This is a predicted structure of a 77-nucleotide RNA (transfer RNA) from a Bacteriovoracaceae bacterium. The sequence is in RNAcentral, with records from ENA.

[in-house]
RNA sequence: GCAGCCGUAGCUUAGUUGGAUAGAGCACCUGACUACGAAUCAGGAGGUCGUGUGUUCGAAUCACACCGGUUGCGCCA
Numbered sequence: 001g002c003a004g005c006c007g008u009a010g011c012u013u014a015g016u017u018g019g020a021u022a023g024a025g026c027a028c029c030u031g032a033c034u035a036c037g038a039a040u041c042a043g044g045a046g047g048u049c050g051u052g053u054g055u056u057c058g059a060a061u062c063a064c065a066c067c068g069g070u071u072g073c074g075c076c077a
Stems, first nucleotide, its partner, number of pairs: 001073007010026004019057001028044005050066005
């Protein structure tokens, strides 16, 4: 340099046939329980879906560019 794949909450991720408020587990916070803690139970907070632009009535989902990661191939005068 060329090609493929990936990027969604602090972490791991579902959702990718475009449609109603973007969901789960762990972690975190509060409360109950307990002598205290763990476990358990109840509740809560946390997301401009990598960035930008476009298409569309409507975009996490489609298109283009860019950024980051990863794999393969190539180059090495």
The coordinates come from a structure-prediction model, not an experiment, and the mean pLDDT is 81. Its Rfam family is "tRNA". Rfam classes the family as a transfer RNA. NCBI's taxonomy places the organism under Bacteria, Pseudomonadati, Bdellovibrionota, Bacteriovoracales, Bacteriovoracaceae.